The RNA shown here (c-di-GMP-I riboswitch aptamer) has 97 nucleotides and comes from a Gammaproteobacteria bacterium. The source organism's lineage runs through Bacteria, Pseudomonadati, Pseudomonadota and Gammaproteobacteria. It matches the Rfam family "c-di-GMP-I riboswitch aptamer". About the family: GEMM was predicted in a large-scale screen for bacterial structured RNA regulatory elements.
RNA sequence: CUCAGAUAAAGGCAAACCUGACCGAAAGGUAGGGACGCAAAGUCACCGGUCUGAUAAACCAUCCCUCGGAUGGUGUAAUGACAGCGGGACUACCAGA
Numbered sequence: 001c002u003c004a005g006a007u008a009a010a011g012g013c014a015a016a017c018c019u020g021a022c023c024g025a026a027a028g029g030u031a032g033g034g035a036c037g038c039a040a041a042g043u044c045a046c047c048g049g050u051c052u053g054a055u056a057a058a059c060c061a062u063c064c065c066u067c068g069g070a071u072g073g074u075g076u077a078a079u080g081a082c083a084g085c086g087g088g089a090c091u092a093c094c095a096g097a
Stems, first nucleotide, its partner, number of pairs: 002097002005094001012038002017033004022029002036084001042090003046087003049082003056076001058074007
């Protein structure tokens, strides 16, 4: 440097779920508990995928009242999120060949 994870040691991470005077519109995140699993379950939204739908514009309804505005609803829509969905990029412990 490359391959690869059979064994061992030292360790690491933490799904569901629970908790909360936390952040967020939500998805989700974060902290504590927890442990289904993980040899990159370390980092990065680049490609595909999935989730949400704030903002925006459109339409509909109601109200105020006629310049228009407010509220509610409908679908569209990432710039939001997921790295524990797949691919990709970068980095890394241990023992082995």